[in-house]
The RNA shown here (SAM riboswitch aptamer (S box leader)) has 112 nucleotides and comes from a Candidatus Goldiibacteriota bacterium. Its mean pLDDT, the model's own confidence on a scale to 100, is 82. Of the family's consensus pairs, 97% are formed in the model. NCBI's taxonomy places the organism under Bacteria, Bacteria candidate phyla, Candidatus Goldiibacteriota.
């Protein structure tokens, strides 16, 4: 970098440094010198992976396995802590506001 699968209307911020942009892209809209983005420190959220515990399943029982469901939030691996992924973008339906699906993007796990 690419592919596959899953999730994306919930949740969670303070301080320090720096100093002008940022919210992926385009449009809209918004945040921002009452200090954005970024970096650092500490804190937190969440539960994808790992791990704990329980139940079920396999098993005649035990031992064992860890396929399924739940649980905990652990000195583990990531991720995240303005706004639904900020909204829309493409298609269908309704044709007033919208609904459903998709694309794109993000994250995780696995693979090339």
């Nucleotide at each position: 970098u690419c592919c596959u699968u899953a999730u994306c209307c919930a949740g969670a911020g303070u301080g320090g440094c720096u100093g002008a942009g940022g919210g992926a892209c385009a449009g809209a809209c918004c945040c921002u010198u009452u200090g954005a983005c970024g970096c650092c420190a500490c804190g937190g959220c969440a539960a994808c992976c790992g791990g704990u515990u329980u139940u079920u399943a396999c098993c005649c029982c035990a031992a064992g396995u860890a396929a399924a469901a739940a649980u905990c939030a652990c000195u583990g691996g990531u991720g995240c802590c303005a706004a639904u992924u900020u909204c829309u973008g493409c298609a269908g339906c309704a044709u007033a506001g919208g609904c459903u699906g998709g694309a794109a993007g993000a994250u995780a796990a696995g693979g090339a």